[in-house]
Parts: sequence; C1' cells; structure tokens
RNA sequence: GCUCCCGUAGUCUAAUGGAUAGAACAUUGGCCUCCGAAGCUGAAAAUGUGCGUUCGAUUCGCACCGGGAGCA
Repeated sequence: GCUCCCGUAGUCUAAUGGAUAGAACAUUGGCCUCCGAAGCUGAAAAUGUGCGUUCGAUUCGCACCGGGAGCA
C1' cells in the first nucleotide's frame, strides 16, 4: 500500500428497515438480616464520528477514526 472482518451501558452481548434499543454480570436505592452474604424488588447507564438513501437507519451506501486478520 491492497483486500477482508469488527466497533451498541463499566464488561460481555441481542435486535427482518418500523417497540420506549433488550438481557446477563457489575454499580446503586429499598426489603430481608444483629451485621453482612445470598435472596426479593426498583433505578441509572449504550448504537465510534460525519454525510447520504429512505416516510422511517443499530441495520443500507460513502468518507473518516479506532481495533484485528491476510497478501505484498
């Protein structure tokens, strides 16, 4: 340099172009307990950036950013 793959909560990960973007672990409020742990029940937290296509984009296109693999 070329080709391909990936990027979503703190972490790991779902989501036929149409739901209020869903769960698990972690965090945290409450209940429970002598106190904790466990358990029960709530809460907060995410689509890498920009532009485009579309009535509608996490999903499709282009560019860029970051990570990985292969070729040279």

The RNA shown here (transfer RNA) has 72 nucleotides and comes from Candidatus Cerribacteria bacterium 'Amazon FNV 2010 28 9'. Its Rfam family is "tRNA". Rfam classes the family as a transfer RNA. Taxonomically the source falls in Candidatus Cerribacteria (Bacteria, Bacteria candidate phyla). The RNAcentral record of the sequence draws on ENA. The coordinates come from a structure-prediction model, not an experiment, and the mean pLDDT is 81.